[in-house]
Description: Model confidence (mean pLDDT): 79 of 100. Bacterial RNase P class A from a Dehalococcoidales bacterium, 359 nucleotides, folded computationally. Rfam family: Bacterial RNase P class A. It is annotated as a ribozyme. It was read from a public genome assembly, where an Rfam model found it.
Parts: sequence; C1' cells; structure tokens
RNA sequence: CAAGUAAACCGGGUGACCGCUGUGGUAGCUUGCUAUUACAGAGGAAAGUCCGAGCUCCACCGGGCAGGAUGCUGGGUAACGCCCAGGAGGGGUGACCCUACGGAAAGUGCCACAGAAACACACCGCCCUUCAGCCGAAGGGUAAGGGUGAAAUGGUGAGGUAAGAGCUCACCAGCGGCUGGAUGACUGGUCGGCUGGGUAAACCCCAUCCGGAGCAAGACCAAAUAGAGGGACAUAGGGACGCCCGGCCUGUCCCCGGGUUGGUCGCUUGAUCCUUCCGGUAACGGAAGGGCUAGAUAGAUGGUCACCGCCCUUCACUUGUGAAGGAUACAGAACUCGGCUUACAGGUUUACUUGACCU
Repeated sequence: CAAGUAAACCGGGUGACCGCUGUGGUAGCUUGCUAUUACAGAGGAAAGUCCGAGCUCCACCGGGCAGGAUGCUGGGUAACGCCCAGGAGGGGUGACCCUACGGAAAGUGCCACAGAAACACACCGCCCUUCAGCCGAAGGGUAAGGGUGAAAUGGUGAGGUAAGAGCUCACCAGCGGCUGGAUGACUGGUCGGCUGGGUAAACCCCAUCCGGAGCAAGACCAAAUAGAGGGACAUAGGGACGCCCGGCCUGUCCCCGGGUUGGUCGCUUGAUCCUUCCGGUAACGGAAGGGCUAGAUAGAUGGUCACCGCCCUUCACUUGUGAAGGAUACAGAACUCGGCUUACAGGUUUACUUGACCU
C1' cells in the first nucleotide's frame, strides 16, 4: 500500500420565523377554557408478527389419549426455538465461518435410471483344464483391473498366488476389548478378529417442554332500548384448544331479535437506564451512587427560509484548493419488555489475517 475477517458507532449541523402534543407553575374567567412561561416530545431497526414472557379475562385440580415444539455438551436468563463457552463434522492459505448435530442393533418404507448386482445372481476381463488348431466351445476358479452409478464385497502400498482376494504384512479408517483424561459432549494409548451400505427438514422411536384468547384484553361511568320470542333440562345443563375418566363448584344454558357505537381508566417507574467497583474466559450476576427520557386517539413530535457539512460528477490549477451541478440512506411509537429475521446512500473506529515493497 492492497485485499479480507470479526465487532462497535454516527447517519446531518447552526440561526430566524411560524405551528402542534403532554406535564407543571402563574394569571384571568363563563370552572374548563384562554393567555403566558418552564421542561419533555418517534428507532437501530419503531418494520416482520416469527419465538418467549409480564399483564388481563375465562371457577379449579389430577390422570390418560390426541396434537404441537425443541433436539451434541455445559452454563446464562423471568423464559425462549435466544445468548455465551466448548465438542464433533465440513469450508477457507488464514483471520474466521456453517450445521434441521438424539436413535438405522424396535419396526416399516425408499435408493429412479444406468448397471451383472443396490442386503448383492459377474457384462468386459484375468487364470487353469479339455477339445480345436481359423473362429472359438465346454468346465472350473476369481473380484485385483475396466465399465455403470450419488453410492457396489474398507482404502493405499508391498509380498504372495495358476490368476486373484486381509491370503499375509505396514500405515490409516471402521468395529470391539482393556485402560488414562474431562462435570460432559468427546478424546488419548494399547490389543484384536479382518470388516456388506445410505436415508429419520421419510413414517417412526426416545428425551424434554406446552391451557386458551388477547389492550379491538379487561374494569368503571353515563345514556338508551323490546323481549307477552323459541328450545333443552332437575339422576339434567353449564363450568379454560380437542376427547375420555375422576374430583370439585353451580341452577341455568343454547338460538333468534333489539338498544348503546359516548366518556374515564388500563397508558407508561420498568425482569428499566447511566457511572464506578467486585466476581466470572464469556454470556451474565452482585454492590454503591445517580436519572425519569412520548403517551397520541383519524391519531401530536413539524413547516418555511438562509448558510454550512458528508457524498457523486465536471472544469481549472498551486495536487489539495476553488467553482458549478446533482444528491443527502432504511424508514414513524399506539400496553410493555427479552430475542430472532429483514431493509439501510454514505462515513468513522478498533483488533486480527494474507500478499507485495522498503528498512
């Protein structure tokens, strides 16, 4: 200097004028309005509505079936399908990255086509014997070579053999025995017989977990109206996604029709934020001190003007200055929080890796 990897941050600024919402103060008055003033006023994703909860309502408890979710190990957390740290497998020269990562010896299915054959039958070939002596035929042996395929009787090499084969040996993989390390996933050493798959984001088995609906939840106030409505039932009906059983509570339940579409609360003090210290590899936890940072309801948080900044293009030249033009990302709270996923013009920073050059 170039190319990368991982992580974090910013993503417009200043001034003037005008305007909006909430809370508080002051003053006035028609007591809920006006004026004035102080403070505050949309994100890193507010998006997706994909997970998990807080909160609210549905009396409730136990057992079973069905259904759904997760799936290596250990930690973190209110919890999670999330985060951290490890293990195994794979990718990359590397920094690093990816994994839908339990079980194929409980069972069932599938592996098309090609190929001799896909739980195993030799197509070509090689070797031996006989016949033949041109072509070849018959019998036996073989799975090393070739072919087919995603995958085919562990792999590579040597010896050996009629030719071959774990037939034997060396190294490696797999499987099994013994033994060491680790909380664990796993892993090291050693010995041995030589050894026929894959697939479970196929059905399935195993382990763990799981009520439902949701702020348009729900509570209250005001106002208004229409029940001479129908049906079931008292050993019955109803009682939190489906079904069954047991307990428990209780008199209603179901259908049709009508009225009110007004207001208040819920509604922002939180599993909260900042700083310092301590513990921990980390995620995170603890202690002390400090802070309050929207609460709207056809939905506020802005509009105009001027200058500047970042970026792009062009021109000029003193090569980093000037001028002109363009453009300035994704995007807007609606009960709250922890995550994940997706979008993002441009810019800044930190650490690490590789390459080239110089010293």